[in-house]
Context: one part of a larger RNA
RNA sequence: GAACGAACGCUGGCAGCGUGGAUUAGGCAUGCAAGUCGAACGGGAUCCCUUGGAUUCAAUCUUCGGAGAGUUUCCUUGGGUGAGAGUGGCGAAAGGGUGAGUAACGCGUAGGCAAUCUACCCUCUAGUGGGGGACAACCCCGCGAAAGCGGGGCUAAUACCGCAUGUGGUCUUCCGGUGCAUAUCGGAAUGAUUAAAGGUGGGGAUCCUUCGGGACCUGCCGCUGGAGGAGGAGCCUGCGUACCAUCAGCUUGUUGGUAGGGUAACGGCCUACCAAGGCUUACGGUUAGCUGGUCUGAGAGGAUGAUCAGCCACACUGGGACUGAGAUACUGCCCAGACUCCUACGGGAGGCUGCAGUCGAGGAUCAUUCGCAAUGCGCGAAAGCGUGACGAUGCGACGCUGCGUGGAGGAUGAAGGCCUUCGGGUUGUAAACUCCUGUCAAGAGGGACAAGACGUCCGUCCCCGAAUAAGGGAUGGGCCCGAUGGUACCUCUAGAGGAAGCCACGGCUAACUCUGUGCCAGCAGCCGCGGUAAUACAGAGGUGGCGAGCGUUGUUC
Numbered sequence: 001g002a003a004c005g006a007a008c009g010c011u012g013g014c015a016g017c018g019u020g021g022a023u024u025a026g027g028c029a030u031g032c033a034a035g036u037c038g039a040a041c042g043g044g045a046u047c048c049c050u051u052g053g054a055u056u057c058a059a060u061c062u063u064c065g066g067a068g069a070g071u072u073u074c075c076u077u078g079g080g081u082g083a084g085a086g087u088g089g090c091g092a093a094a095g096g097g098u099g100a101g102u103a104a105c106g107c108g109u110a111g112g113c114a115a116u117c118u119a120c121c122c123u124c125u126a127g128u129g130g131g132g133g134a135c136a137a138c139c140c141c142g143c144g145a146a147a148g149c150g151g152g153g154c155u156a157a158u159a160c161c162g163c164a165u166g167u168g169g170u171c172u173u174c175c176g177g178u179g180c181a182u183a184u185c186g187g188a189a190u191g192a193u194u195a196a197a198g199g200u201g202g203g204g205a206u207c208c209u210u211c212g213g214g215a216c217c218u219g220c221c222g223c224u225g226g227a228g229g230a231g232g233a234g235c236c237u238g239c240g241u242a243c244c245a246u247c248a249g250c251u252u253g254u255u256g257g258u259a260g261g262g263u264a265a266c267g268g269c270c271u272a273c274c275a276a277g278g279c280u281u282a283c284g285g286u287u288a289g290c291u292g293g294u295c296u297g298a299g300a301g302g303a304u305g306a307u308c309a310g311c312c313a314c315a316c317u318g319g320g321a322c323u324g325a326g327a328u329a330c331u332g333c334c335c336a337g338a339c340u341c342c343u344a345c346g347g348g349a350g351g352c353u354g355c356a357g358u359c360g361a362g363g364a365u366c367a368u369u370c371g372c373a374a375u376g377c378g379c380g381a382a383a384g385c386g387u388g389a390c391g392a393u394g395c396g397a398c399g400c401u402g403c404g405u406g407g408a409g410g411a412u413g414a415a416g417g418c419c420u421u422c423g424g425g426u427u428g429u430a431a432a433c434u435c436c437u438g439u440c441a442a443g444a445g446g447g448a449c450a451a452g453a454c455g456u457c458c459g460u461c462c463c464c465g466a467a468u469a470a471g472g473g474a475u476g477g478g479c480c481c482g483a484u485g486g487u488a489c490c491u492c493u494a495g496a497g498g499a500a501g502c503c504a505c506g507g508c509u510a511a512c513u514c515u516g517u518g519c520c521a522g523c524a525g526c527c528g529c530g531g532u533a534a535u536a537c538a539g540a541g542g543u544g545g546c547g548a549g550c551g552u553u554g555u556u557c
Stems, first nucleotide, its partner, number of pairs: 001557004006553005013403006019396002026359003030356003035090003040087002047080003052075003057070001060067002097314003106241008116233003121229008129163001131161002138153006168194004172189006198221006206215003242286003249279003254276008289311004293304004316337005339350004367393001369392003375389001376387004406436004416427004440498001442493005455479009501546005506527003512541005522529002
């Protein structure tokens, strides 16, 4: 000199963009952070319309006996709406947080898998036949304070289970090509084994019908098998990756082989047997997430790993598996432990290293805000729903950048202050005063871009189709939708009005005098100042530097 996720002191006008728990991976009240699908399924609360009946009140009519439009409540027929819960599907393995652990194939980089898997998505191909039995919800009974649980009965499905078919796939045998090779590719054969689910629109003729519809044709969304792709994941290897030798030897599933098991897959991954190997900056210890990057530096290098991005690891502590295409399963399950809470003392509940927020510790780090309008993700045919991701706003001079706190003129060089050799000098064109300007802030009015889509409605054309239906595509037009926000921005109004401090002045180092103090009080980064004339302490005037900041401290180069 530069830098910082900074802190502290004094001071503080506005805006834009960034950024903000670095310490106790300490404990957490409260709310929210993962749902969605009725176009998979049974069911149906509520409300509305409707058929019939009973009932309350009653305009009006009346032959005075009654009749009664309408109205109240209840039951009932049919239809619509479709809450909450349940079965089922997909998602919940993403997104979000943190850096404890890890010196490791963890990360980076370059390769490999002839040793692999892959839901959703894309392309191609072959199918989707025919049956069965349950279990929730619901009803009944029971136990429990609760959390919840048990027994009996009814029922649906794209839930579950057989059967059929087998283009294919897998296994077996053979032939040929390639290859160092257990492989792999192509072909052939016999046998074995291996699938499925429906839903929702439209429809002329024909058939069936319980008159609701179904068969049949057709569009869309699905389902099953196979081949390929994309993206994702797993595994292996070369090289690189902190410090300590006051750690010199380490290792028994250890190193290799055979056989078997296991895995999606290779492998001591595991087991049995056999051999006795294997490693050596190993082993042990300390510290640490790694990288793209960031800071500094002319570079080489050094330091660092906040925000953003990639990978890894973790989710109260330790262990375990289940489900699934996929699991470190943060807001899943089981066991043990510590802690907290509820309890009827029998027993239960919980996990903010998600967003806010709270206590604690600390020099120190924000709102218990608004919205799904945009971007993205999940589900859904879609409308849409959800989303503390995200978009916004708020707080903090924490950082960077921009703007302002006025401009021009103005000498009797006013007054005051300070100094003085008492002449004057200086503050100083500074002020006053005159003439202007109107940024920002204040008030008033107007007022966007971000919006183009998706969607939906109407029209035209094309594709599919038996069809002018439904569906799909293209195109034109209309409609709906903004949290921020009446914000940005623009115009107008008045008026210099509301907006400057901090540090230093002995040398290094730009900037000097007076007074006070008297080795005292104090200063100080180093040298050093202070003991009666202190440019070094304290105050004042003046000066220098930077400026909404300025200094100090800490850390790095």

The part of an RNA shown here (small-subunit ribosomal RNA, 5' domain) has 557 nucleotides and comes from a metagenome.
The RNAcentral record of the full RNA draws on SILVA.
The prediction has a mean pLDDT of 81.